The part of an RNA shown here (small-subunit ribosomal RNA, central domain) has 346 nucleotides and comes from an uncultured bacterium. Rfam family: Bacterial small subunit ribosomal RNA. Gene Ontology terms of the family: ribosome and structural constituent of ribosome.

Context: one part of a larger RNA
RNA sequence: UUGGGUUUAAAGGGUGCGUAGGCGGGGCAAUAAGUCAGUGGUGAAAUCUUCCAGCUUAACUGGGAAACUGCCAUUGAUACUGUUGUUCUUGAGUUUGGUUGAAGUAGGCGGAAUGAGGCAUGUAGCGGUGAAAUGCAUAGAUAUGCCUCAGAACACCGAUUGCGAAGGCAGCUUACUAAGCCAAUACUGACGCUGAGGCACGAAAGCAUGGGUAGCGAACAGGAUUAGAUACCCUGGUAGUCCACGCUGUAAACGAUGAUUACUCGCUGUUGGCGAUACAAUGUCAGCGGCUAAGCGAAAGUGAUAAGUAAUCCACCUGGGGAGUACGUUCGCAAGAAUGAAACUC
Repeated sequence: UUGGGUUUAAAGGGUGCGUAGGCGGGGCAAUAAGUCAGUGGUGAAAUCUUCCAGCUUAACUGGGAAACUGCCAUUGAUACUGUUGUUCUUGAGUUUGGUUGAAGUAGGCGGAAUGAGGCAUGUAGCGGUGAAAUGCAUAGAUAUGCCUCAGAACACCGAUUGCGAAGGCAGCUUACUAAGCCAAUACUGACGCUGAGGCACGAAAGCAUGGGUAGCGAACAGGAUUAGAUACCCUGGUAGUCCACGCUGUAAACGAUGAUUACUCGCUGUUGGCGAUACAAUGUCAGCGGCUAAGCGAAAGUGAUAAGUAAUCCACCUGGGGAGUACGUUCGCAAGAAUGAAACUC
């Protein structure tokens, strides 16, 4: 390299948009580039194959043939691919009318809880644990009532629910923005799929500048436990967690399962629409779940949301360690990220 693979054995890029490229629906006509056939030329010799011959044989040598699977020219064929023209509607998109949702961005508002402050009642404990202690408290704590302030998060509804490309998204409300689905079939007429590079988005932690800081809480301090205890438990507590603008670009970024299309036995629950409908029962399209036939699979399992049967395109794997390390390069303020070996060893 071919082959074989990628849920769990090595292996699906974190996700999308999209450039080049690869691949691409039906009919008709033209062309003849790919393709196929014939003919001509060329394809040095040696070598290889084969048939003979010469050394006693063989190796070796000589002669003939074939071959040299290629290239060029020319004459044809036209199914498929390509190209050009024309056309079609089922792929794709647009339109009209509905509808759905924690989809996004910005603003406003709300109640509970927590903490703090003030006032009042009230007196000796509170808190915490397996048990304690550190801690708080007669300078009046804990508890209870009223008032005020602050920041963060939104109980119940809540669900095997819903939405989003993924990350992710949940109090109520307003504005703006995006998307899906269904029905009607009016329009365009293959406008499609995938996508190396590229661009955008991308949890948490971290970084930078300026705010904010109730609770929680790395580091840190103290109290315990213990042989020790740089821990688990307790009392405190800084960064952080929150906001704005910018950076970082990684995760068990997981369904450990790339995207798209077609086909393939049933049962059952549920979300949205349409249809039908007094109730019940029932159909269809698009999702989200459970069980299962065949098939697949090493098995676990999967099974119309495939890991089945096929097709196109991309990414990735090739024994363990060394190592996601070294070096170089690119990016980054840094932390580091991306790319990514070898010696050696089993």
The coordinates come from a structure-prediction model, not an experiment, and the mean pLDDT is 88.